Predicted 3D model of a 73-nucleotide RNA (Fluoride riboswitch aptamer (crcB RNA motif)) from Candidatus Profundicultor aquiphilus. The organism belongs to Candidatus Profundicultor, within Bacteria. Of the family's consensus pairs, 100% are formed in the model. Model confidence (mean pLDDT): 79 of 100.

[in-house]
């Protein structure tokens, strides 16, 4: 890197990735087909618009990356 077999699995916490822990959701309808759907998806403003501004790369902690700031070589 390929092929074939078994078995095992689940999401989410406003901006990436990894480890550890926390938390919340994982429903409902129908004979099926299928449809509905949950946790989640920051704040302020305002003329409610393709509208104007602001913190943060963690839900907490560690590390790494990007981005910002100050210093120093």
């Nucleotide at each position: 890197a390929u092929u074939u077999u078994u078995u095992c699995u689940g999401g989410g916490g406003a901006u990436g990735a990894a480890g550890c822990u926390c938390c919340c959701c994982c429903g409902g309808a129908g004979c099926a087909a299928u449809c509905c759907g949950a946790a989640u998806u920051g704040c302020c403003u305002u003329u409610u618009a393709g509208a104007g501004g602001c913190u943060g790369a963690u839900g907490g902690c560690u590390u790494c990356u990007a981005c910002g700031g100050a210093g120093a070589a």